[in-house]
RNA sequence: GCCCUUGUAGCUCAGUGGAUAGAGCAGCCGUCUUGUAAACGGCAGGUCGCGGGUUCAAAUCCCGCCGGGGGCU
Numbered sequence: 001g002c003c004c005u006u007g008u009a010g011c012u013c014a015g016u017g018g019a020u021a022g023a024g025c026a027g028c029c030g031u032c033u034u035g036u037a038a039a040c041g042g043c044a045g046g047u048c049g050c051g052g053g054u055u056c057a058a059a060u061c062c063c064g065c066c067g068g069g070g071g072c073u
Stems, first nucleotide, its partner, number of pairs: 001072007010025004018056001027043005049065005
């Protein structure tokens, strides 16, 4: 330098054109308990890496850039 892959909640990931963007764990509150844990219920947490484009509509498609992983020379 080129190619492939990946970037979504604190962490691990789902979602691949239209629903208010979701789950598990972690966090907070409550129930239960003498108390803690477990269990159960609830709450909060996101400019979907950044910029542009296509579209009536983009996390999702296209282009560029940046970061991670792998490969080739």
Transfer RNA from a Candidatus Nezhaarchaeota archaeon, 73 nucleotides, folded computationally. It matches the Rfam family "tRNA". By type it is a transfer RNA. Taxonomically the source falls in Candidatus Nezhaarchaeota (Archaea, Thermoproteati). The sequence is in RNAcentral, with records from ENA. The prediction has a mean pLDDT of 82.